[in-house]
RNA sequence: AUUGUGGGAGAGACUAAACGCAUUGUUUAGCACCGAAGGGGCAAUUCCCAAAAAAAUUGGGUAUGAAUCUCUCAGGUAAAAGGACCACAAU
Numbered sequence: 001a002u003u004g005u006g007g008g009a010g011a012g013a014c015u016a017a018a019c020g021c022a023u024u025g026u027u028u029a030g031c032a033c034c035g036a037a038g039g040g041g042c043a044a045u046u047c048c049c050a051a052a053a054a055a056a057u058u059g060g061g062u063a064u065g066a067a068u069c070u071c072u073c074a075g076g077u078a079a080a081a082g083g084a085c086c087a088c089a090a091u
Base pairs, nucleotide, nucleotide: 001091002090003089004088005087006086007085012031014030015029016028017027018026019025032077033076034075038073039071040070041069046063047061048060049059050058051057
């Protein structure tokens, strides 16, 4: 890393219209909300530039740079499904 098994949070079963109508359904639009699929952002560091050269220091840079932080594009807001991550086993 892949596969299998087990665990695994948050947030309106919201409103309106159309369709369906046995049925808590489907689609579109709207407002509110969540962060743990995926995606974006950055601190130290490193690198580059300037201060004549080396070292040190200071300043600058659209460079580099992680997360469960942050954004909320995507996704999600009963159950189911999905689910970062964790444990065990196999390869």